Context: one part of a larger RNA
RNA sequence: GAUGAACGCUAGCUACAGGCUGAACACAUGCAUGUCGAGGGGCAGCAUGAACUUAGCUUGCUAAGUUUGAUGGCGACCGGCGCACGGGUGCGUAACGCGUAUCCAACUUUCCCGUUACUCAGGUAUAGCCUUGCGAAAGUAAGAUUAAUCCCUGAUGACAUGUUUAAGUUGCAUGACUUUGACAUUAAAGAUUUAUCGGUAACGGAUAGGGAUGCGUUCCAUUAGGUAGUUGGUGAGGUAACGGCUCACCAAGCCCGCGAUGGAUAGGGGUUCUGAGAGGAAGGUCCCCCACACUGGAACUGAGACACGGUCCAGACUCCUACGGGAGGCAGCAGUGAGGAAUAUUGGUCAAUGGUCGGAAGACUGAACCAGCCAAGUAGCGUGAGGGAUGACUGCCCUAUGGGUUGUAAACCUCUUUUAUAUGGGAAUAAAAAAGUCUACGUGUAGACAAUUGUAUGUACCUUAUGAACAAGCAUCGGCUAAUUCCGUGCCAGCAGCCGCGGUAAUACGGAAGAUGCGAGCGUUAUCC
Repeated sequence: GAUGAACGCUAGCUACAGGCUGAACACAUGCAUGUCGAGGGGCAGCAUGAACUUAGCUUGCUAAGUUUGAUGGCGACCGGCGCACGGGUGCGUAACGCGUAUCCAACUUUCCCGUUACUCAGGUAUAGCCUUGCGAAAGUAAGAUUAAUCCCUGAUGACAUGUUUAAGUUGCAUGACUUUGACAUUAAAGAUUUAUCGGUAACGGAUAGGGAUGCGUUCCAUUAGGUAGUUGGUGAGGUAACGGCUCACCAAGCCCGCGAUGGAUAGGGGUUCUGAGAGGAAGGUCCCCCACACUGGAACUGAGACACGGUCCAGACUCCUACGGGAGGCAGCAGUGAGGAAUAUUGGUCAAUGGUCGGAAGACUGAACCAGCCAAGUAGCGUGAGGGAUGACUGCCCUAUGGGUUGUAAACCUCUUUUAUAUGGGAAUAAAAAAGUCUACGUGUAGACAAUUGUAUGUACCUUAUGAACAAGCAUCGGCUAAUUCCGUGCCAGCAGCCGCGGUAAUACGGAAGAUGCGAGCGUUAUCC
């Protein structure tokens, strides 16, 4: 000098940033991922309409009830998309994990953009609803019946895929590309308010990933040998793709003193702290990458996972039970217990930014934006300003008895009002969009118009009034080190970072007065340079 700090004493305000470093310990409760009715069958609940019945009568109204998917809409269900993002943590990992550079002629990419072509004809189920069972529950079985952008079959189809003919161009190489023929294989889905939104195939782009390699990446030799799918080849399988990735056979290789193997420790980087630099130390907040989601293992779905709030199996733990059997996973946001020197609210809003779904309106969003708590940090402001000597009184100290010091400090006079309290204003800025209407070009872009929407918030800020009014402490004073005297104590009580101080005149202990340093902070402790 620095800190994600803690402790002691003290404490007025504002802004910005920060807040479980140890138990990846266990978790009550609530919320954190849904959305689409413009894909579908339907109608549990709500609202509307219609019909019927009953009651009251002002004889065409009111009230009650029943029926009806007819309408708005919609719980549950089928279907689509999302749930692989966002958010958390640092257990593991010394590794192509990360950083940097290069390569993939060995690869994939939902949604998005551009281009080309197409969107034809049929069929069978199943959930829901209904009926009947089983079960304490979680749930589950059978029968009947029904729809779709669910599933299946057929047609058409190439610049796609596979085999093959011929010619050309090109690469460091395995090889790649272009043109020309032939054969074979493979597709689709509709909705509607008629504006549009979709679907299929192919090529290109964009984005996101996957893979390979060079170099760099902690300590221990009181770790010296390690390795059989091990190293390489041929063939096959598998993968989006290369590869012992896996398998059969063949060969006997491969790594190592330029540190293999083993052990210990550890997420990596941008960066941060320190230092003149070279270096040394750290990796909290923010950004990028990786890994993990009670512990261990596995696959399914999907463009993408071997999936935090999905599935299955095993284990430990907790809970429910009718004892037969079931349920769960905060290293999401709050919050609880425990641990600890120690770290916050079971808050508000989707207004903005962003995400998912939707044609849109919109819905959801503990992402995010805000507010709350904490001097835990940085910065700013204040606790008054000017004048005022009889250098007042008290206190303390010395004395030559005149005095010195506290000290312009106070009193007193004149001002100011940041702040504080109160009044009034302030819908400030952050907000422009989407949707609507019109116009232009011409089929989704641009421009114009009028209207709507604010969580924070009656907040920030401004005005007025009042009145110095409400606001200073902490540590030190022997030397290092800025700042000294008296009293008490008497090797006691105690101090102390080092040297050391204290045994009767202690500038070193305790108190007082004074002084010095910093100041809403000041000291101590811990750690790094």
Small-subunit ribosomal RNA, 5' domain from an uncultured bacterium, 529 nucleotides, folded computationally.
Rfam family: Bacterial small subunit ribosomal RNA.
The coordinates come from a structure-prediction model, not an experiment, and the mean pLDDT is 82.